A computed fold for a 266-nucleotide part of an RNA from Candidatus Geohydrothermomicrobium sp., annotated as large-subunit ribosomal RNA, domain VI. Taxonomically the source falls in Candidatus Geohydrothermomicrobium (Bacteria, Bacillati, Actinomycetota, Candidatus Geothermincolales). Model confidence (mean pLDDT): 90 of 100. The full RNA is in RNAcentral, with records from ENA.
Context: one part of a larger RNA
RNA sequence: CGCAGGAGACUUGAGGGGAGUUGUCCCCAGUACGAGAGGACCGGGAUGAACAGACCUCUGGUGUGCCAGUUGUCAUGCCAAUGGCACCGCUGGUUAGCUACGUCUGGAAUGGAUAAGCGCUGAAAGCAUCUAAGCGCGAAGCCAACCCCAAGAUUAGGUCUCCCAUCCGGUUAACGGAGUAAGACCCCUCGCAGACUACGAGGUGGAUAGGCCGGAGGUGUAAGCGUGGCAACACGUUCAGCCGACCGGUACUAAUAGGUCGAGGU
Numbered sequence: 001c002g003c004a005g006g007a008g009a010c011u012u013g014a015g016g017g018g019a020g021u022u023g024u025c026c027c028c029a030g031u032a033c034g035a036g037a038g039g040a041c042c043g044g045g046a047u048g049a050a051c052a053g054a055c056c057u058c059u060g061g062u063g064u065g066c067c068a069g070u071u072g073u074c075a076u077g078c079c080a081a082u083g084g085c086a087c088c089g090c091u092g093g094u095u096a097g098c099u100a101c102g103u104c105u106g107g108a109a110u111g112g113a114u115a116a117g118c119g120c121u122g123a124a125a126g127c128a129u130c131u132a133a134g135c136g137c138g139a140a141g142c143c144a145a146c147c148c149c150a151a152g153a154u155u156a157g158g159u160c161u162c163c164c165a166u167c168c169g170g171u172u173a174a175c176g177g178a179g180u181a182a183g184a185c186c187c188c189u190c191g192c193a194g195a196c197u198a199c200g201a202g203g204u205g206g207a208u209a210g211g212c213c214g215g216a217g218g219u220g221u222a223a224g225c226g227u228g229g230c231a232a233c234a235c236g237u238u239c240a241g242c243c244g245a246c247c248g249g250u251a252c253u254a255a256u257a258g259g260u261c262g263a264g265g266u
Stems, first nucleotide, its partner, number of pairs: 001152001005163007015149004021049007033038001051106005059100004066093005071086006110144003117137004164265001166178004183261004187203005208254003211250005217243003224237005
């Protein structure tokens, strides 16, 4: 820009893409078969490998503004307590998120048309013949079926809902312009959405983010004081103290105010 008014939702599926693999074991059955050795078809079940998708409950990894321990040094006048630097100084743990080494799921079943092949009926050619007319079976393959995209599918589809017949110019009519409607955007608060954009949640009639409160969860028992000990230190107060992302609550802070676009129906 188009989809013959303007919007907001929900869809149909022309067409396209993806997937498509396979081992071992058990039952049938030591049966059929075979002198024996050996040893099935058909059918049913279990469990893997690799691959693919999704996810984070579990097991691990990471987790650089979470907690603790600790070395050297500098600083806060000193003690104590803290802070800076040293690869996050080093070490032990670790929430969310992201992840695989973790978990779950998938390949199928089924139908249609077939290939090689196997047949039925059957002439040409009194026989025979699966083929010439006709008909039936038959593959991991083909077309559907499963998953994803999809109406720029210009053949531009469908359904539901919302908005309306305003002014000015004009040969009174095509058309041009203006202000609006439904609605949308700018702007702002954000997100597990994201390179930007887009997408999604919100903007006071509000829980969108931060703060605060509660909870979960993590560290592992703070400081101060007391008691014991010559002391290092231990014990008590104390399952303490501190705490990032997680789950809720709460308008305290910030989403204020405002602006722009947007039909009149060939």